[in-house]
RNA sequence: GCAGAGUAGAUUUGUGUGCGUUAAGUGCCGGGUGGACAGGGAGUUGCCAUUCGGACGAAAGGGUAGAACUUGCGGUACACAUUUCGCAUCCCGCUGC
Numbered sequence: 001g002c003a004g005a006g007u008a009g010a011u012u013u014g015u016g017u018g019c020g021u022u023a024a025g026u027g028c029c030g031g032g033u034g035g036a037c038a039g040g041g042a043g044u045u046g047c048c049a050u051u052c053g054g055a056c057g058a059a060a061g062g063g064u065a066g067a068a069c070u071u072g073c074g075g076u077a078c079a080c081a082u083u084u085c086g087c088a089u090c091c092c093g094c095u096g097c
Stems, first nucleotide, its partner, number of pairs: 001097004009085002013081006019074003028054008039092004060071003
């Protein structure tokens, strides 16, 4: 000098258990606060969490005396498996040549 490895995390699909279907949640816009970002250091206008405000907005059926139960629906939550991607960036280090 050239090539490469590795994280948090994001994402696809499936299964299970829940939540909502009396509309929360998800997604979108703006503000506050906090956090994380490969083995080490730095680190954003990017990412995540939380909070406040705003706009938008839905799929319900079967069953029962009533419940239970059950089929759906939701850019729904979590866990496990799985697919793809993967430090914004800078310096050093690691492996091979």
About this RNA
The prediction has a mean pLDDT of 79. THF (Tetrahydrofolate) riboswitch aptamer from uncultured Lachnospira sp., 97 nucleotides, folded computationally. NCBI's taxonomy places the organism under Bacteria, Bacillati, Bacillota, Lachnospiraceae, Lachnospira. Rfam family: THF (Tetrahydrofolate) riboswitch aptamer. From the family's description: Tetrahydrofolate (THF) riboswitch was first reported for Ames et al. as an RNA motif in 5' untranslated (5'-UTR)regions of folate transport and biosynthesis genes in Firmicutes genomes. A reference for the family is Trausch and Batey (2014), "A disconnect between high-affinity binding and efficient regulation by antifolates and purines in the tetrahydrofolate riboswitch", Chem Biol.